[in-house]
């Protein structure tokens, strides 16, 4: 360097639900928590999903309202592919 791997060292991370905060929501952040991860690395493209503040369009309504549909600029990366990058150990 390239492959494989968690068994040996150092160890990282933190699901689900609790709790407080932020947002229209998805969901995030903080705290304790511990399912589970060899890339669960705060990288980095591409998918792909979820929501729908605001727009748009339709139906409702005498207005006022209310209901549906559709859109991401919002969210997830521990959804999934490909890359870069990195401990150990083994070939």
């Nucleotide at each position: 360097a390239u492959c494989c791997g968690u068994u040996c060292a150092g160890g990282g991370c933190a699901c689900a639900g609790c709790u407080g905060a932020u947002g229209a929501a998805a969901a995030u952040c903080a705290g304790g928590g511990u399912c589970g991860c060899a890339a669960a690395a705060u990288g980095c493209u591409g998918a792909g999903u979820c929501u729908a503040a605001g727009g748009u369009u339709u139906u409702u309504u005498g207005c006022u309202u209310a209901a549906a549909a559709c859109u991401a600029u919002g969210a997830c990366u521990g959804u999934c592919a490909g890359u870069u990058u990195a401990c150990c150990g083994g070939a």

This is a predicted structure of a 91-nucleotide RNA (c-di-GMP-I riboswitch aptamer) from Fuchsiella alkaliacetigena. Model confidence (mean pLDDT): 82 of 100. The organism belongs to Fuchsiella, within Bacteria.